[in-house]
RNA sequence: GGGCCUGUGGCCUAAUGGUAGGGCGUCGGCUUCGCAAGUCGAAGACUCCGGGUUCGAAUCCCGGCAGGUCCA
Numbered sequence: 001g002g003g004c005c006u007g008u009g010g011c012c013u014a015a016u017g018g019u020a021g022g023g024c025g026u027c028g029g030c031u032u033c034g035c036a037a038g039u040c041g042a043a044g045a046c047u048c049c050g051g052g053u054u055c056g057a058a059u060c061c062c063g064g065c066a067g068g069u070c071c072a
Base pairs, nucleotide, nucleotide: 001071002070003069004068005067006066007065010024011023012022013021018055026042027041028040029039030038048064049063050062051061052060
């Protein structure tokens, strides 16, 4: 330098064009003498950035950035 893949809460992971869901973790209630476990509830991502297509984009297209991998 070139090809391919990936990028979604603190972490992991769904969502194949129609209001972004789940697990772990965090916080609170119940329970306990207290902790843990259990149980109930809550907060937390408009999806790496910019643009385009569309009535509508995490999703499709283009350009960047970052990471991985292969080739040189």
Transfer RNA from a Microcaldota archaeon, 72 nucleotides, folded computationally. Its mean pLDDT, the model's own confidence on a scale to 100, is 82. Rfam family: tRNA. Rfam classes the family as a transfer RNA. The RNAcentral record of the sequence draws on ENA.